[in-house]
RNA sequence: GCGCGCUUAGCUCAGUGGUAGAGCAACUCUUUUACACAGAGAAGGUCGGGGGUUCGAAUCCCUCAGCGCGCA
Numbered sequence: 001g002c003g004c005g006c007u008u009a010g011c012u013c014a015g016u017g018g019u020a021g022a023g024c025a026a027c028u029c030u031u032u033u034a035c036a037c038a039g040a041g042a043a044g045g046u047c048g049g050g051g052g053u054u055c056g057a058a059u060c061c062c063u064c065a066g067c068g069c070g071c072a
Base pairs, nucleotide, nucleotide: 001071002070003069004068005067006066007065010024011023012022013021018055027041028040029039030038048064049063050062051061052060
């Protein structure tokens, strides 16, 4: 330099056009003398940045950035 893939909650990941979810973690409550375990509840996300298409975009297109793999 070229090609391919990835970027979504604190972490690991789902979600392939119709108002974004799970597990774990953290928080509160119950239980315990207390901790742990267990149970319940609530919270947490401008979906990497910008632009475009569309009635509607995490999703499709362009561009930029970061990371990974392959080729040279």
Transfer RNA from a Patescibacteria group bacterium, 72 nucleotides, folded computationally. It matches the Rfam family "tRNA". By type it is a transfer RNA. Lineage of the source: Bacteria > Bacteria candidate phyla.